[in-house]
Context: one part of a larger RNA
RNA sequence: CUGGAGACCCCCAAGGGGAAGCGAAGACCCUAUAGAGCUUUACUGCAGGCUGUCACUGAGACGUGGUCGCCAUUGUGCAGCAUAGGUAGGAGGCGCUACACAGGUACCCGCGCUAGCGGGCCACCGAGCCAGCAUUGAAAUACUACCCGAUGGUGACUGCGACUCUCACUCCUGGCGGAGGACACUGGUAGCCGGGCAGUUUGACUGGGGCGGUACGCGCUUGAAAAGAUAUCGAGCGCGCCCCAAGAUUUCCUCACCCGCGUCGGAGACGCGGGAUAGAGCGCAAGAGCAUACGGAAGUCUGACAGUGUCCGGCCCAACGACGGACGCUGACGCGAAAGCGUGGUCUAGCGAACCAAUUAGGCUGCUUGAUGCGGCCAAUUGCUGACAGAAAAGCUACCUUAGGGAUAACAGAGUCGUCACCCGCAAGAGCACAUAUCGACCGGGUGGCUUGCUACCUCGAUGUCGGUUCCCUCCAUCCUGCCCGUGCAGAAGCGGGCAAGGGUGAGGUUGUUCGCCUAUUAAAGGAGGUCGUGAGCUGGGUUUAGACCGUCGUGAGACAGGUCGGCUGCUAUCUAUUGGGGG
Numbered sequence: 001c002u003g004g005a006g007a008c009c010c011c012c013a014a015g016g017g018g019a020a021g022c023g024a025a026g027a028c029c030c031u032a033u034a035g036a037g038c039u040u041u042a043c044u045g046c047a048g049g050c051u052g053u054c055a056c057u058g059a060g061a062c063g064u065g066g067u068c069g070c071c072a073u074u075g076u077g078c079a080g081c082a083u084a085g086g087u088a089g090g091a092g093g094c095g096c097u098a099c100a101c102a103g104g105u106a107c108c109c110g111c112g113c114u115a116g117c118g119g120g121c122c123a124c125c126g127a128g129c130c131a132g133c134a135u136u137g138a139a140a141u142a143c144u145a146c147c148c149g150a151u152g153g154u155g156a157c158u159g160c161g162a163c164u165c166u167c168a169c170u171c172c173u174g175g176c177g178g179a180g181g182a183c184a185c186u187g188g189u190a191g192c193c194g195g196g197c198a199g200u201u202u203g204a205c206u207g208g209g210g211c212g213g214u215a216c217g218c219g220c221u222u223g224a225a226a227a228g229a230u231a232u233c234g235a236g237c238g239c240g241c242c243c244c245a246a247g248a249u250u251u252c253c254u255c256a257c258c259c260g261c262g263u264c265g266g267a268g269a270c271g272c273g274g275g276a277u278a279g280a281g282c283g284c285a286a287g288a289g290c291a292u293a294c295g296g297a298a299g300u301c302u303g304a305c306a307g308u309g310u311c312c313g314g315c316c317c318a319a320c321g322a323c324g325g326a327c328g329c330u331g332a333c334g335c336g337a338a339a340g341c342g343u344g345g346u347c348u349a350g351c352g353a354a355c356c357a358a359u360u361a362g363g364c365u366g367c368u369u370g371a372u373g374c375g376g377c378c379a380a381u382u383g384c385u386g387a388c389a390g391a392a393a394a395g396c397u398a399c400c401u402u403a404g405g406g407a408u409a410a411c412a413g414a415g416u417c418g419u420c421a422c423c424c425g426c427a428a429g430a431g432c433a434c435a436u437a438u439c440g441a442c443c444g445g446g447u448g449g450c451u452u453g454c455u456a457c458c459u460c461g462a463u464g465u466c467g468g469u470u471c472c473c474u475c476c477a478u479c480c481u482g483c484c485c486g487u488g489c490a491g492a493a494g495c496g497g498g499c500a501a502g503g504g505u506g507a508g509g510u511u512g513u514u515c516g517c518c519u520a521u522u523a524a525a526g527g528a529g530g531u532c533g534u535g536a537g538c539u540g541g542g543u544u545u546a547g548a549c550c551g552u553c554g555u556g557a558g559a560c561a562g563g564u565c566g567g568c569u570g571c572u573a574u575c576u577a578u579u580g581g582g583g584g
Base pairs, nucleotide, nucleotide: 008584009583010582011581012580013579014578017576018575019574021571022570029405030404031403032402034401035400036397037396038395039394042200043199044198045197046196048193049192050191051190052189053188054187055186058165059164060163062161063160064159065158066157067156068155069154070153071152072151073150074149075148085147086146087145088144089143092130093129094128101126103125104124105123107120108119109118110117111116169180170179171178172177203216204214205213212233217239218238219237220236221235222234240388241283242345243344247301248300249299250298251297252296253295255279257275258274259273260272261271262270281290282289284350286348287347288346305331306330307329308328309327310326311325312324313323333342334341335340356383357382358381359380360379362378363377364376365375366374412459413457414455415454416453418452420448421447422446423445424444425443429439430438466541467539468538469537471533472530473529474528475527476526479504480503481502482499483498484497485496486495487494507519508518509517510516547565548564549563550562551560552559553558
């Protein structure tokens, strides 16, 4: 000097790997004592409907009831003169007065339990008759008053049934009039129906939510780490009663089991004797306790009583209700000769506020007082809230909305690696004999991070989700090609192993498929990773909005990892990275 390569600075163009690119306080999921739309046999109501009743709304007659008043009649257990309604008074009452009559006889009527009772008729007789006295739970329709049941008649008020009318009222009509008619309409009131409409509710815990369960109120053991306290959808179990004796007291007794003996009788029934500290029993879970018994039996009882306290537990150490326990006092009791014991059950579970209602010979109180009735307040008892310190309460939403959450799920990542894939140790056995040419059980140990789980650590003011396509890089646990070893390797073809990732690993049918199955080739048609590489590259068949159909489920709105048809793929490239071109 020529050519090439590289570094640095700048420019132009390109396609889009990255900026978990930009866009939108995630629509999926959960939460909220946040909404809305829809449904219904959710709750509570409101329209509306039906029916009864009252008003508007009047007249007449018929039938049949109710209440009250009046008149008349009537009332039979047995015993007993006999058909005694009840209670009270009661020792007399009625008649002998002629338009009258006690009683008796005859006749007629009504009732009737066939005994008789009541009334009428004066036709006949006529001056006494009925009570009190004995029987009876109760004594006279002798007489008087009040009341009850029943029957008949009558009056007032009223209900119901069916009917007739015309005058309200309604309809037709220009008018006359006609049709209907106290019905209907309208209003008040009561019962029933009543998603037609409205307001609301529809719990919590939760290894996301839902489904399941209750770990939501209590008791015991363990976890629990030798004081006390102590969590998990930790482990093992229970309670929501039962008992008038299974309670109180006094007295007496001692169990399970084993051994020996004893008619039937045996392993085992019952009796006797011995041993036996509890191995039994105590209503029920577990634990504790108990033989001087808290266990078993008998006698007598109701202390499983009324009132009022203290201290504990509930609720460690802070507060807290119902409730529960222990120990007193007062009263009244039980058992015991007495001391004493007894405020249920040997102890720890067996439970519930306020409102409201009922009950109470309880307490206070209600317009001057007494009595009775009825109210008010307080107290007590009973009746619930088991989501158990206690709202009165069903669902759907893919038509959905809002506030939030990576406090919480689905994809991906991360952790883990049971599962999965691969490898190893040992070698029982198969391999004609022979564990190890080849295959290899049981058991044990790893590696990987491709499966599926688990966790919920990043992301819900968004990191675009399956498959295909395009294009690139990587790993090796190697499918082919290369080198080598063993063989149950004669050769050929294989089988098994070692090294090795340079290159290659293709095409069709079906399916959205990944995968798989199938076809014909091939040296071979390997596996895996890169946000299950790759949607600011494409596609959009699947999944996963709104429409619709089927099956199934649901009363329904609607729902369905059931099927089916349809259904939008935004972005002008700032930086970086890369490629191509140019300049210094």